Transfer RNA from Crystallibacter permensis, 72 nucleotides, folded computationally.
Its mean pLDDT, the model's own confidence on a scale to 100, is 82.
Its Rfam family is "tRNA". Its family is annotated with triplet codon-amino acid adaptor activity in the Gene Ontology.
RNA sequence: GCCCCAGUAGCUCAGUGGUAGAGCAGCGGACUUUUAAUCCGCGGGUCCAAGGUUCGAUCCCUUGCUGCGGCA
Numbered sequence: 001g002c003c004c005c006a007g008u009a010g011c012u013c014a015g016u017g018g019u020a021g022a023g024c025a026g027c028g029g030a031c032u033u034u035u036a037a038u039c040c041g042c043g044g045g046u047c048c049a050a051g052g053u054u055c056g057a058u059c060c061c062u063u064g065c066u067g068c069g070g071c072a
Base pairs, nucleotide, nucleotide: 001071002070003069005067006066007065010024011023012022013021018055026042027041028040029039030038048064049063050062051061052060
């Protein structure tokens, strides 16, 4: 330098056009002599950035940034 993949909650990931979910973690409560475990509930995301297409974009297109990998 070129190519592929990825970027969504604190972490790991789902979501392939109709204003975003799970598990773990956190907080509150129940239970327990207490802790742990278990159960119930709650909060938390300008979806990497900018532009474009569209009535509507996390999703499609372009460019850029970051990370992993491959070729030279």